[in-house]
RNA sequence: AGGCGAAGAGGGCAAACCACUUGCGAGGGUGGGGCGCAAAGUCACAGGGCUCACUGAGCCGGCUGGGCUGCCGCC
Numbered sequence: 001a002g003g004c005g006a007a008g009a010g011g012g013c014a015a016a017c018c019a020c021u022u023g024c025g026a027g028g029g030u031g032g033g034g035c036g037c038a039a040a041g042u043c044a045c046a047g048g049g050c051u052c053a054c055u056g057a058g059c060c061g062g063c064u065g066g067g068c069u070g071c072c073g074c075c
Base pairs, nucleotide, nucleotide: 002075003074004073005072012037013036017032018031019030020029021028022027035062041068042067043066045065046064047063048060049059050058051057052056
C1' cells in the first nucleotide's frame, strides 16, 4: 500500500423532538437533545426521493452505488 471491524482505549459525529433564525418551498444555520453511526468526513458523478416562482431552477450524503481523504485495532 491493500483487506477486515468481534472486543477495547482516546476522541468524533448527532436522528426524532424543542427554541430561535433563514428560505415561496423541499430544506439550511445556531443552541438544547441523543436514536443511532467505523467514514453519520467530503464531492450532487449514476440511480432514487423531494420542492417551487416549473421549457427551468433547486433540496436531500443519516436511501443505494461510486470518487477523494481519514482515527484506532487486527491480518